[in-house]
RNA sequence: CCAGGGGGCCGGGCAGCCGCGUUGCGCAAGCACCGAGGAAAGUCCGGGCUCCGUGAAACGAGGGUGGCGGGUAACGCCCGCCGCGGGCAACCGCAGGGACAGUGCCACAGAGAGUAUACCGCCGAUGGCGCCUAAAGCGCACAGGCAUGGGUGAAAGGGUGCGGUAAGAGCGCACCGGGGGGCCGGUAACGGUCUCCGCAUGGCAAACCCCACCCGGAGCAAGGCCGAAUAGGGGCACCGCGCCAGUUCGCUGGCAGGGGCGUUUCGACCCGAGGUGCCCGGGUUGGCUGCUCGAGCGGCGGAGCGAUCCGUCGCCUAGAUGAAUGGCUGCCCCCGCCGUCUGGCGGGACAGAACCCGGCUUACAGGCCCCCUGGCAUU
RNA sequence: GCGCCCGUAGCUCAGCUGGAUAGAGUACCUGACUACGAAUCAGGUGGCCGGAGGUUCGAAUCCUUCCGGGCGCG
Repeated sequence: CCAGGGGGCCGGGCAGCCGCGUUGCGCAAGCACCGAGGAAAGUCCGGGCUCCGUGAAACGAGGGUGGCGGGUAACGCCCGCCGCGGGCAACCGCAGGGACAGUGCCACAGAGAGUAUACCGCCGAUGGCGCCUAAAGCGCACAGGCAUGGGUGAAAGGGUGCGGUAAGAGCGCACCGGGGGGCCGGUAACGGUCUCCGCAUGGCAAACCCCACCCGGAGCAAGGCCGAAUAGGGGCACCGCGCCAGUUCGCUGGCAGGGGCGUUUCGACCCGAGGUGCCCGGGUUGGCUGCUCGAGCGGCGGAGCGAUCCGUCGCCUAGAUGAAUGGCUGCCCCCGCCGUCUGGCGGGACAGAACCCGGCUUACAGGCCCCCUGGCAUU
Repeated sequence: GCGCCCGUAGCUCAGCUGGAUAGAGUACCUGACUACGAAUCAGGUGGCCGGAGGUUCGAAUCCUUCCGGGCGCG
């Protein structure tokens, strides 16, 4: 210098003027302090807080997580390590328990796809048939043997080689792979090594399921306090109830009355007693509270590979409720265009708190810093 | 704040217990019928299943995440 990998940070600055929100001071005019983010976002996880339910706990249902160890309030997050895969490497990715507990699926193709199978093929030693007088030999491929080779498929029951055989086959052997056991190292996942077993029993659990562990439900419109008017609810007192009877004071029956329907009689249906005063409780997008000092931020020191933890010192850093955090001007910074050595014009990413934290994910113009890998050149 | 559903030809929808060349109606194009048009009949074009990643031999279908739209509750 070229190409690449990992991590961290900033994300316009300063000044003036005008304006907005909270708080404080002030009789007032006004003054002072503070005033968005790394994601405030998506609401995908985990907690705090509050209420509800529940004797505690366990089981069950439902949901989630899934190598091992550690961190943490907790996590599906983070750190370290292990295994597998990718990359020359730095490094990156992995829902990474169980498929001899059970059930299910494996389309098409193919002979056979799950207690494997025999289409082409190879063999036909043995038996059979034929040639041959017979034996030997040769031929046929009928009985049968084989699972090597071809072919199908994503996947065909360890792989390579030698031996062996009629042809073959872990049938035998060597190496590699796998499984069981022992020993050593490691907290463990796991690794190494020795020995035994020739070793059919595939894949899918982001299919049901099994195992281990975790989770009670709801959410600041949670929850608490205050609360006028109107309407409605309850209690007490007084007045009143068409007449009669009964009554447990809710009402029931008879007679009388009214209303509409039907066709007038008749019929069934409905209605006919509430008012006034005082008190009580509920309640409303009304107000107050919850509300921001907290698993907080920064510096230094220490423990640890690290995530993180401990000690000490310093700091206070938004609390709105139709919802503030903005605009203009000047100088500087960055980018683009024109123009040309001096200026002109335009632009400054993604986005915007709403109870609060820890994470993850996603969006993001431009820029800065650190570490590492491979290659080339030079010293 | 909490919960649920949907996204597939231009349009309206099937398919989503994994196995297809993704299907139906309508629209469009061509031909037939007709003097011409409509209707009818026959044939055809048209998708990468909202985007990305993963699981699997194989994904429209299963999982994760993002985008867009709709509904419900307090």
Two RNAs folded together computationally: RNase P RNA and transfer RNA, 453 nucleotides in total. Rfam match: Bacterial RNase P class A. Rfam's curators write: Ribonuclease P (RNase P) is a ubiquitous endoribonuclease, found in archaea, bacteria and eukarya as well as chloroplasts and mitochondria. The coordinates come from a structure-prediction model, not an experiment, and the mean pLDDT is 77.